A computed fold for a 349-nucleotide part of an RNA from a metagenome, annotated as small-subunit ribosomal RNA, central domain. The coordinates come from a structure-prediction model, not an experiment, and the mean pLDDT is 88.
Context: one part of a larger RNA
RNA sequence: CUAGGCGUAAAGGGCAAGUAGGCGGAAUUAUAAGUCAGUUGUUAAAGGCAUCGGCUCAACCGAUGUAAGGCAUCUGAUACUGUAAUUCUAGAGUAAGGUGGGGGAAGACGGAAUUCCUGGUGUAGCGGUGGAAUGCGCAGAUAUCAGGAAGAACACCGGUGGCGAAGGCGGUCUUCUAUACCAUUACUGACGCUCAAUUGCGAAGGUGUGGGUAUCGAACAGGAUUAGAUACCCUGGUAGUCCACACAGUAAACGAUGUACACUAGGUGUUGGGAGAGAAGAUCUUUCAGUGCCGCAGCUAACGCGUUAAGUGUGUCGCCUGGGGAGUACGAUCGCAAGGUUAAAACUC
Numbered sequence: 001c002u003a004g005g006c007g008u009a010a011a012g013g014g015c016a017a018g019u020a021g022g023c024g025g026a027a028u029u030a031u032a033a034g035u036c037a038g039u040u041g042u043u044a045a046a047g048g049c050a051u052c053g054g055c056u057c058a059a060c061c062g063a064u065g066u067a068a069g070g071c072a073u074c075u076g077a078u079a080c081u082g083u084a085a086u087u088c089u090a091g092a093g094u095a096a097g098g099u100g101g102g103g104g105a106a107g108a109c110g111g112a113a114u115u116c117c118u119g120g121u122g123u124a125g126c127g128g129u130g131g132a133a134u135g136c137g138c139a140g141a142u143a144u145c146a147g148g149a150a151g152a153a154c155a156c157c158g159g160u161g162g163c164g165a166a167g168g169c170g171g172u173c174u175u176c177u178a179u180a181c182c183a184u185u186a187c188u189g190a191c192g193c194u195c196a197a198u199u200g201c202g203a204a205g206g207u208g209u210g211g212g213u214a215u216c217g218a219a220c221a222g223g224a225u226u227a228g229a230u231a232c233c234c235u236g237g238u239a240g241u242c243c244a245c246a247c248a249g250u251a252a253a254c255g256a257u258g259u260a261c262a263c264u265a266g267g268u269g270u271u272g273g274g275a276g277a278g279a280a281g282a283u284c285u286u287u288c289a290g291u292g293c294c295g296c297a298g299c300u301a302a303c304g305c306g307u308u309a310a311g312u313g314u315g316u317c318g319c320c321u322g323g324g325g326a327g328u329a330c331g332a333u334c335g336c337a338a339g340g341u342u343a344a345a346a347c348u349c
Base pairs, nucleotide, nucleotide: 003321004320005319006318007303008302012317014201015200016199017198021194022193023192025088026087027086028085029084030083031082033081034080035077036076037075038074040072041071042070043069048066049065050064051063052062053061054060091191092188093187094186095185096184097182098181099180103177104176105175106174107173108172109171110154114150115149116148117147118146119145120144121143125136126135162169163168206247207246208245209244210243211242216240220236221235222234223233258316259315260314261313262312263311266294267293268292269291270290271289272288273287274286275285276284277283298305299304322349323348324347331342332341333340334339
């Protein structure tokens, strides 16, 4: 490369926007580039194939005939693709009406808890563990009451419930802002799908500068345990955890399942709309959009998946090709650094 694959065996990019590229709805007309049919020329001979012949046969050799394919040329065909034009509304979108939500940003406020401080009551212990000890405490702790300060997180509601592209998002209120869904019309008229490159976002931990520091807590110290114990347990505790601005760009960034569209039995919960029945109710029927469970066909090595597909098809991007060496070396590039991205080989089994 071909081919087969990517939930768990190797393999879906962390997520999105999006250029080139690839692919693309219905109707009519034109064209004839692709496509299809044929003509002519050329494609040396040898070779190939068919028939016949010559060496005793064969290999080998000779004669005759003959393609297929390529390129060019000309003549046609017009279903499909392309191109051009016109038209359409089923894809896509816009406007008007509703609805829902921990979607995002900023600001303000609240109560519980924790620690610390001050004062009162009060006295000998508290704390901690498997048991202890370090530690705290007669300079009055723990407990309890009152007051104050600070920072961080928001019990119950809370839910295989909601929102977001993913990361993620949860006290209350206000302001700004983005998106989704439903229903009915009107309008635009294929404006679409996917997407190398590129750009943006991206948990925790980490880095820089400046703040903040209640709790927890790498490192570190001490006490235990132990043969040892650079651990697990305990007492402390710095960075960090929080905020602002910048950097970093990785995770089991997971549904270990890329995205878009279409089709293919049902049952049962739940969330947000609509329609109908009922009595503006309870409830029932139905229809969209989500989110779970079970399950037919089918698929699968099995497990399992099963209208939220891992079924049946189409378009497109990414990725895989035995284990180790190795996500390493070298080079390049990004970064303040830590390190990230790209990415081998020898050798070995």